c-di-AMP riboswitch aptamer (ydaO/yuaA leader) from Desulfosporosinus acididurans, 136 nucleotides, folded computationally. The sequence was found by an Rfam model in a public genome assembly.
[in-house]
RNA sequence: UAAUAUAAAAUGCUGAAUCCGAACUUAUGUUAGGAGCGGGGGAUUUUCUUGGGGUGAAUCACGAUUUCUCGUGUAGGGCUUACACCUUUAGCCCGAAUCCGUCAACUAACCUCGUAAGCAAAUGAAAGGUGGACUC
Repeated sequence: UAAUAUAAAAUGCUGAAUCCGAACUUAUGUUAGGAGCGGGGGAUUUUCUUGGGGUGAAUCACGAUUUCUCGUGUAGGGCUUACACCUUUAGCCCGAAUCCGUCAACUAACCUCGUAAGCAAAUGAAAGGUGGACUC
């Protein structure tokens, strides 16, 4: 000097998955609980009837395959100008998994559950618009 690996801090991305924190403790810290965000159940009226339903963007079609599974598309979804959002263009990706167990439509009151997991290495493609913050 270069490469690789590990650890910590900050930053960014998918996602609801963030923040506060009595009390205990010498303290570090742990945690009841709370706020915020998200999901489910649940009347009347209305709707529905081939078992079906939930979370999720992740559905469907065709082909291959004994099966497992794979391929090409696709409804739909995400990222890239790093304060946020909208529109357009361009590029790159995802298009899974899993749970309930014969039961569930919507649904006021009400009841109830979750607050995980996993990634990135880089001043980061371009334009228009709206709003905000900071500085002068």